The prediction has a mean pLDDT of 84. c-di-GMP-I riboswitch aptamer from a soil metagenome, 75 nucleotides, folded computationally.
[in-house]
RNA sequence: GCAAACCCGUCGAAAGACGGCGACGCAGAGCCACGGGGCUACGGCGGGUUGACCGCCUUGCUCGCCGGGCCGCCA
Numbered sequence: 001g002c003a004a005a006c007c008c009g010u011c012g013a014a015a016g017a018c019g020g021c022g023a024c025g026c027a028g029a030g031c032c033a034c035g036g037g038g039c040u041a042c043g044g045c046g047g048g049u050u051g052a053c054c055g056c057c058u059u060g061c062u063c064g065c066c067g068g069g070c071c072g073c074c075a
Base pairs, nucleotide, nucleotide: 001026002025007020008019009018010017011016024064030070031069032068034067035066036065037062038061039060043057044056045055046054047053
C1' cells in the first nucleotide's frame, strides 16, 4: 500500500461485480482471460418418468487457483 469472509445497498438469469462496513491474508492481492483449472447456465439442442433433473453448445465470471506476458514500489 491492497483488502478475504460476514452484514447492508445497487446491478445481473446466475456465477459474480461495484459501493459501504470490516481485516482473513498478500512484498506485486498492480494490469492482460493468452494456456490450463474452477464456477455459472438466461437462451438453444438432445435425453427424460414430460415434473424435477442430466448432457452438450453458447454466454459470462474468477489474475485473492496455477502458469505465461507487461509495467513497477520499498528495504
Its Rfam family is "c-di-GMP-I riboswitch aptamer". From the family's description: GEMM was predicted in a large-scale screen for bacterial structured RNA regulatory elements.